[in-house]
Molecule: transfer RNA
Organism: Clostridia bacterium
C1' cells in the first nucleotide's frame, strides 16, 4: 500500500434493529464477627472509538475516519 478482526463501565465481556444498554470481577457503603478472610446485602459508574448516511426507531445497517491486532506484498 491491500485484505480481514476487534473497539460497550476501571478490567475481562454479553447484547447484532424494537421501551429506560447489561454480567462477572473490581470500588464504596452495610450485615456477619473480638478482628480479619470468606460469604450474604446494597450502591455508584457508560459521549456504545469519532463523524455522517439509512430507518418510524441504531451499541447494531451503510460509509469515510482514528486506535489496535493478525495476514499478504
Nucleotide at each position: 500500500g491491500g485484505g480481514c478482526c476487534c473497539g460497550u463501565a476501571g478490567c475481562u465481556c454479553a447484547g447484532u434493529g424494537g421501551u429506560u444498554a447489561g454480567a462477572g470481577c473490581g470500588g464504596g457503603g452495610g450485615a456477619c464477627u473480638c478482628a480479619u478472610a470468606a460469604u450474604c446485602c446494597u450502591c455508584g459508574g457508560g459521549u456504545c472509538g469519532c463523524a455522517g448516511g439509512u430507518c418510524c426507531g441504531a451499541a447494531u445497517c451503510c460509509u469515510g475516519c482514528c486506535g489496535g491486532g493478525c495476514c499478504c506484498a